Molecule: c-di-GMP-I riboswitch aptamer
Organism: Caldinitratiruptor microaerophilus
RNA sequence: CGGCGACAAGGGCACACCCGCCGAAAGGCGGGGCCGCAAAGCCACGGGCCUACCGCCCGCACCGCGGGCCAGGGCAGCCGGGCUGCCGCA
Repeated sequence: CGGCGACAAGGGCACACCCGCCGAAAGGCGGGGCCGCAAAGCCACGGGCCUACCGCCCGCACCGCGGGCCAGGGCAGCCGGGCUGCCGCA
């Protein structure tokens, strides 16, 4: 340095849920919380999944409502990939 991840050490993050805020929503941010995670650190490049304000189409009891389609919105704790990182038993 690389691989690897222990019955090690110091630690780190924070699911669900609750409160507040932003957002049409998915979801995000902050605080609480602790299911879990050796990258559950960062990045939307590939796959996948979620939402549909606006827009388009159809219908209607019509200036609104219902339905369908749609990502440039979102998810990194869905997987792959890229970058970075603490420790060191075998």